[in-house]
RNA sequence: GUACGACAAGGGCGAACCUGACCGAAAGGCAGGGGCGCAAAGCUACCGGUCUAAGGGCUAACCACCUACGACAGCGGAGUUGCCGAA
Numbered sequence: 001g002u003a004c005g006a007c008a009a010g011g012g013c014g015a016a017c018c019u020g021a022c023c024g025a026a027a028g029g030c031a032g033g034g035g036c037g038c039a040a041a042g043c044u045a046c047c048g049g050u051c052u053a054a055g056g057g058c059u060a061a062c063c064a065c066c067u068a069c070g071a072c073a074g075c076g077g078a079g080u081u082g083c084c085g086a087a
Stems, first nucleotide, its partner, number of pairs: 004085002012038002017033004022029002036074001042080003046077003049072003055067003
C1' cells in the first nucleotide's frame, strides 16, 4: 500500500415509534425525543428497483388509469471521499 474487519481504542451515525402551533399536493424532508441496527447507515439518483402523482395526458365531465421534471443513498449495483489496526 492492497485486501480484510477484532467482545481493540477513541469517537460517529440513528430504524420503528412519539412530538412539532415546521416545509411539501403527496411520497418524503427538517427539528426534538428515542435506539433497531450500521465499518462507510459519509457523499452522488449514473444503472436497476421502490414510493408519490402536484402539473400533464385520457374523459363531454367526474372517477379510475397512465406519467417524474418530486422522493428513497438504511433496497441492490456503480462512482467517489474517509477514521482505527488485532488476526
A computed fold for an 87-nucleotide RNA from a Gammaproteobacteria bacterium, annotated as c-di-GMP-I riboswitch aptamer.
Lineage of the source: Bacteria > Pseudomonadati > Pseudomonadota > Gammaproteobacteria.
It matches the Rfam family "c-di-GMP-I riboswitch aptamer". About the family: GEMM was predicted in a large-scale screen for bacterial structured RNA regulatory elements.